A computed fold for a 330-nucleotide part of an RNA from Berkelbacteria bacterium GW2011_GWE1_39_12, annotated as large-subunit ribosomal RNA, domain IV. Its Rfam family is "Bacterial large subunit ribosomal RNA". Gene Ontology terms of the family: structural constituent of ribosome and ribosome. Taxonomically the source falls in Candidatus Berkelbacteria (Bacteria, Bacteria candidate phyla).

[in-house]
Context: one part of a larger RNA
RNA sequence: CUUUCCCAAAGGAACUCGGCAAUGUAACGGGCGUAACUUCGGGAAAUGCCCUGCCAGCGCGAGCUGGCCGCAGUUAAAGUAUUUCAGGCGACUGUUUAUCAAAAACUUAGGUCCAUGCGAACCAUUAUGGGAUGUAUAUGGGCUGAUGCCUGCCCAGUGCUAGAAGGUUACGGGGAUGGCUGACGACCGAAAGGUCCAGGCUUGAACUUAAGCCCUAGUAAACGGCAGCGGUAACUAUAACCGUUCUACGGUAGCGAAAUUCCUUGUCGGGUAAGUUCCGACCCGCACGAAUGGCAUAACGGUCUGAAAACUGUCUCUGGGAAGGGCUCG
Numbered sequence: 001c002u003u004u005c006c007c008a009a010a011g012g013a014a015c016u017c018g019g020c021a022a023u024g025u026a027a028c029g030g031g032c033g034u035a036a037c038u039u040c041g042g043g044a045a046a047u048g049c050c051c052u053g054c055c056a057g058c059g060c061g062a063g064c065u066g067g068c069c070g071c072a073g074u075u076a077a078a079g080u081a082u083u084u085c086a087g088g089c090g091a092c093u094g095u096u097u098a099u100c101a102a103a104a105a106c107u108u109a110g111g112u113c114c115a116u117g118c119g120a121a122c123c124a125u126u127a128u129g130g131g132a133u134g135u136a137u138a139u140g141g142g143c144u145g146a147u148g149c150c151u152g153c154c155c156a157g158u159g160c161u162a163g164a165a166g167g168u169u170a171c172g173g174g175g176a177u178g179g180c181u182g183a184c185g186a187c188c189g190a191a192a193g194g195u196c197c198a199g200g201c202u203u204g205a206a207c208u209u210a211a212g213c214c215c216u217a218g219u220a221a222a223c224g225g226c227a228g229c230g231g232u233a234a235c236u237a238u239a240a241c242c243g244u245u246c247u248a249c250g251g252u253a254g255c256g257a258a259a260u261u262c263c264u265u266g267u268c269g270g271g272u273a274a275g276u277u278c279c280g281a282c283c284c285g286c287a288c289g290a291a292u293g294g295c296a297u298a299a300c301g302g303u304c305u306g307a308a309a310a311c312u313g314u315c316u317c318u319g320g321g322a323a324g325g326g327c328u329c330g
Base pairs, nucleotide, nucleotide: 001325002324003323004322005321006320007319008318010316011315014314019311029051030050031049032048037042039146053068054067055066056065057064058063069073082309083308084307085306086305087304088303089301090300094106095105110144111143112142113141114140115139116138122130123129147296148295149294150293152226153225154224157223158222159219160218161217162216163215166214167213168212172208173207178202179201180200181199185196186195187194188193227245228244229243230242231241254288255285266282267281268280269279270278
């Protein structure tokens, strides 16, 4: 020096990102008593107070000695709490990144939507499989996530569902028309050859023909969206009010510098001697907002944030000690 421990005057978080770490209480004895809040179950071991046998002697005192009673005077025995106040998130128990993340993430009961009538939908390794030896109080899928109060407006776009009059539309059917060739035969020609024609090859119009799309409706706890400018009241300021443009409709309730606020350490209040954090308000919300749920919420949390009591070597500021290692010698 290092590892693991023990002790410490005075102070007591001044340490530090942060009371991290450590100390502290002494808790499965008894009695009393217990707040806010609450879903009336809890909260709660809340917080907290008292007792630790009786008698005698001794000691300044902490206490010591002797005797008595009961199974037990904390009859604990290696087992086992720091506490309080306030806020965020998530209701809770549970689950998770084996090996840097345990959480506010996932799940959850509850809610809701969609699909499915059974040889079900759906999955599928293709099976005589699962779903299910089930049958809509069932099964599958999506979103939300206890509970309480609620869940506003928009169907123009995209999607989905339903519809079928019209438009468009494939293969197929159909075969108009054009092109090439052209036997036999006929005709013309002196001949060479030419013309007509059956057939073959090819082209393939009109017409006919489904879903889909266009179209018509519905649907947002489907994907999603939820404006701007100008003016106006008997001080000023502000604008209940008016005008105008655009739109499918222009953000309702509630909340709001928030896990969301850039400006920003916003402003005011509280707490501190002093507070970029915290709590309560305000609202000009850069860029909250209603099951991509909104706002509350008792209980719960190895959660995050702020404050306090107690306590301490975290610190002022270090010192001493023990054991092991390192180091020296062997």